Source information
This is a predicted structure of a 95-nucleotide RNA (THF (Tetrahydrofolate) riboswitch aptamer) from Aminicella lysinilytica. Taxonomically the source falls in Aminicella (Bacteria, Bacillati, Clostridia, Anaerovoracaceae). The RNAcentral record of the sequence draws on Rfam. Its Rfam family is "THF (Tetrahydrofolate) riboswitch aptamer". Rfam describes the family as follows. Tetrahydrofolate (THF) riboswitch was first reported for Ames et al. as an RNA motif in 5' untranslated (5'-UTR)regions of folate transport and biosynthesis genes in Firmicutes genomes. The coordinates come from a structure-prediction model, not an experiment, and the mean pLDDT is 81.

RNA sequence: AGUAGAGUAAAUAUUGUGCGUCAAGUGUCAUAAGAUGGGAUGUUGCUUAUGAACGAAGGGUAUAACAACCGCGGUGCAAUGUUGCGUCCACUACU
Repeated sequence: AGUAGAGUAAAUAUUGUGCGUCAAGUGUCAUAAGAUGGGAUGUUGCUUAUGAACGAAGGGUAUAACAACCGCGGUGCAAUGUUGCGUCCACUACU
């Protein structure tokens, strides 16, 4: 120097365990901030906060009520599998 590889945020599926179903959560839009392969930088995505709009599947047993059970929610978390940075430098292997 050349070739190849590893590695992020996150996404998705399964399982388990929770929350809500007396409506939070999720999703959409606007504004601001933050984090983001090992380093730097950076857009798309991601997270947080505020505001706006929209919006749902409950059911039976039992009961004074609660609990428990079966469902539902483009629902939280964890584990596993799969996918997985644009540029430059660096790392590993081979030549």